Context: one part of a larger RNA
RNA sequence: GCCUACGAGUAACCGUCACUGGCGAGGUUAAGAUCGUUGACGAUCGCAGCCGAAGCGAAAGCGAGUCUGAAUAGGGCGUCUAGUCAGUGGGGGUUGACGCGAAACUUGGUGAUCUACCCGUGGUCAGGUUGAAGGGGUGGUAACACACCGUGGAGGACCGAACCGAUAAGCGUUGAAAAGCUUCCGGAUGAACUGCGGGUAGGGGUGAAAGGCCAAUCAAACUGAGAAAUAGCUCGUACUCUCCGAAAUGUUUUUAGGAACAGCGUUCAGUGUUACCACCGGUGAGGUAGAGCGACCAACAGGAUGCGGGGGAGUCACAUCCUACCAACUUCUGAUGAACUCCGAAUGCGCCGGUGGGUGCUGGGCAGUGAGGGCCUGGGUGCUAAGGUCCAGGUCCGAGAGGGGAACAACCCAGACCAUCCGCUAAGGUCCCCAAGUGUGUGCUAAGUUGAACAAAGGCGGUCCGGCUGCUGAGACAGCCAGGAGGUUGGCUUGGAAGCAGCCAUUCCUUUAAAGAGUGCGUAACAGCUCACUGGUCGAGCGGGGCGGGCGUCGAUAAUAAACGGGCAUCAAGCACAUCACCGAAGCGAUGGACAUACACUUUGAGUGUAUUGUGGUAGGAGAGCAUUCACAGGCCGGUGAAGGAUAGGCGUGAGCCUUACUGGAGGGCUGUGAAAAGCAAAUGUAGGC
Numbered sequence: 001g002c003c004u005a006c007g008a009g010u011a012a013c014c015g016u017c018a019c020u021g022g023c024g025a026g027g028u029u030a031a032g033a034u035c036g037u038u039g040a041c042g043a044u045c046g047c048a049g050c051c052g053a054a055g056c057g058a059a060a061g062c063g064a065g066u067c068u069g070a071a072u073a074g075g076g077c078g079u080c081u082a083g084u085c086a087g088u089g090g091g092g093g094u095u096g097a098c099g100c101g102a103a104a105c106u107u108g109g110u111g112a113u114c115u116a117c118c119c120g121u122g123g124u125c126a127g128g129u130u131g132a133a134g135g136g137g138u139g140g141u142a143a144c145a146c147a148c149c150g151u152g153g154a155g156g157a158c159c160g161a162a163c164c165g166a167u168a169a170g171c172g173u174u175g176a177a178a179a180g181c182u183u184c185c186g187g188a189u190g191a192a193c194u195g196c197g198g199g200u201a202g203g204g205g206u207g208a209a210a211g212g213c214c215a216a217u218c219a220a221a222c223u224g225a226g227a228a229a230u231a232g233c234u235c236g237u238a239c240u241c242u243c244c245g246a247a248a249u250g251u252u253u254u255u256a257g258g259a260a261c262a263g264c265g266u267u268c269a270g271u272g273u274u275a276c277c278a279c280c281g282g283u284g285a286g287g288u289a290g291a292g293c294g295a296c297c298a299a300c301a302g303g304a305u306g307c308g309g310g311g312g313a314g315u316c317a318c319a320u321c322c323u324a325c326c327a328a329c330u331u332c333u334g335a336u337g338a339a340c341u342c343c344g345a346a347u348g349c350g351c352c353g354g355u356g357g358g359u360g361c362u363g364g365g366c367a368g369u370g371a372g373g374g375c376c377u378g379g380g381u382g383c384u385a386a387g388g389u390c391c392a393g394g395u396c397c398g399a400g401a402g403g404g405g406a407a408c409a410a411c412c413c414a415g416a417c418c419a420u421c422c423g424c425u426a427a428g429g430u431c432c433c434c435a436a437g438u439g440u441g442u443g444c445u446a447a448g449u450u451g452a453a454c455a456a457a458g459g460c461g462g463u464c465c466g467g468c469u470g471c472u473g474a475g476a477c478a479g480c481c482a483g484g485a486g487g488u489u490g491g492c493u494u495g496g497a498a499g500c501a502g503c504c505a506u507u508c509c510u511u512u513a514a515a516g517a518g519u520g521c522g523u524a525a526c527a528g529c530u531c532a533c534u535g536g537u538c539g540a541g542c543g544g545g546g547c548g549g550g551c552g553u554c555g556a557u558a559a560u561a562a563a564c565g566g567g568c569a570u571c572a573a574g575c576a577c578a579u580c581a582c583c584g585a586a587g588c589g590a591u592g593g594a595c596a597u598a599c600a601c602u603u604u605g606a607g608u609g610u611a612u613u614g615u616g617g618u619a620g621g622a623g624a625g626c627a628u629u630c631a632c633a634g635g636c637c638g639g640u641g642a643a644g645g646a647u648a649g650g651c652g653u654g655a656g657c658c659u660u661a662c663u664g665g666a667g668g669g670c671u672g673u674g675a676a677a678a679g680c681a682a683a684u685g686u687a688g689g690c
Base pairs, nucleotide, nucleotide: 001690002689003688004687005686006685011095012094013093014092016090017089018088019087020086021085022084023083026051027050028049032045033044034043035042036041055062056061065077066076067075068074098236099235101233105226106225107224108223109222110221116200117199118198119197120196121195122194123193124192125190127159128158129157130155134151136149137148138147139146163187164186165185168183169182170181171180202218204214205213206212239625240624241623242622243621244620249262250261251260252259253258263369264368265366266365267364268363269362270361271360275359276357277356278355279354280353281352282351283350284349290343291341292340297337298336300334301333302332303331304330308326309325310323311322312321313320372397373396374395375394376393377392378391379390380389381388402413403412404411417593418592419591420590422589423588424587428583429582430581431567432566433565437580439579440578441577442576443575444574450569451568458554459553460552462551463550464549465548466547468545469544470542471541479537480536481535482534483533485510486509487508490504491503492502516531520529521528594615595614596613597611598610599609600608601607626679628676629675630674631673632672633671634670636668637667644663645662648659649658650657651656
């Protein structure tokens, strides 16, 4: 892991609601007894008791009323009848209460054969080394001291086996081993190690102290019991079909992953066409978007004027004067505001009427939900950040399959009852992968831009288009031929400055078709080349300038090679506009079928017909069924072969059912009822097998 078996809403009592039944202003017996009987008992007694038939008040009490109250007021609770006893089902309470699961707590015991410490009594420590005190000898001293030699044999002394330990590394890690093996290593006469006997016990011991150890268990051992502790937590919870179908919100909560009430679901009953929804018409309230502000408030930028102030002058004081300073009011221009408004929509909301739907509301039973999320829009917060966060309106996912988007809960299209090797479309597509156009017409793009993630400021004589403007048969633009001169080397400056280092200037005059006191290159300075300008040649537009637009280009840097899905594509298979076909879904249609609901009809059979009707679905509510075991009754099958196994065929929407070659060898169906140890894929489920 698989297979098989087992494995989770049960039972008693109490009260509640629905349904079924009995009796009914009543209903009903309990224990017990008697009889029949031995069963899942039945019948008859038994009237104790209980519920109901009257309430109100704290009570006295009164009573269809009563209490409050001064009240014959008002108000509260009542009256104007329906209950009761059983059965079944839903849900609640008390119990273990759907099943499994703690860590823990209490109480009684069992443990020191492991280990910690202690007590008693024993045992063990190869070999080697060092050489303390003391005492001896010799020397030495006044005597001591002291020195040397030998003797001696001390030490938590030294080296190192046994023994005790465990430093480092390797191996081992489903091990040879639930702590080991190898090599190195520490202690090894001591606070040493060790045998045997004994002591200390669980909030207790023992501890050279690590929360260590107390039998492979220790921040409180093990074991019986309380005990099925409790678990607002996790996991699991078993057959089928049909109808409807949520929530992730509000308030409160020692509350925040739990709950109570409300909201939203379902079901039953009542109400009943109007309370509900959509649209149309009419009519209201309002201060948002926008806008505006010589309409307020607040605040801002520039100008005008300059009250007042600062500075200066004025002989002290004043008057007065000046001022490129600050600056009120006023005024001109411009502009801002969630907490500004002279204004002011759309939408939404209220009311009335109409049309179309078929909701709505009230009460009872039963829930689930109370972690939501993405996208669009209006806002707050944040950085006009976030797949951020908090509101509001909508939508989808949640609980929604199908087609598109390469893949991809919520983006686009579209809501799956079933069947079909039929048709039409949506989004999106039509060169190949890949169903359908290498469609048509006109342009653009040269960057593989692009071809479905994505980028700016700024730059571009890339290219196309549209206006405006300039030049042009008195010949433009480009090319080619020729000229491009003189005063003069202008003046100044300077070593030099001659068109061309720099400065100055009414940069002037002359000859001219034209020619600057000079556009660039050049020289040390000249020279030289060239341009502006002019003539000739040529013969029609030049695109010169500016503005706007389309496509493009650079800007462009991220970690394996990699962001058209790939191949690949250039008058396109790219971009733009127009247009015609086609493909394309569980959408729509066609044919056949099933179920639900409403209505109609009816031979009352859930039968037939009709319907722009409905049939996605998690939590959850409601309904109808299948299967298993047993019981009662009826009727039936079975050695001429029951159940079970197994093969084949058939039926049913399904759970399932029927028949059956073969096997098997003794019991088993059916119908109607009833009762349950009543259905397994999951619980790191339990046991066995493989």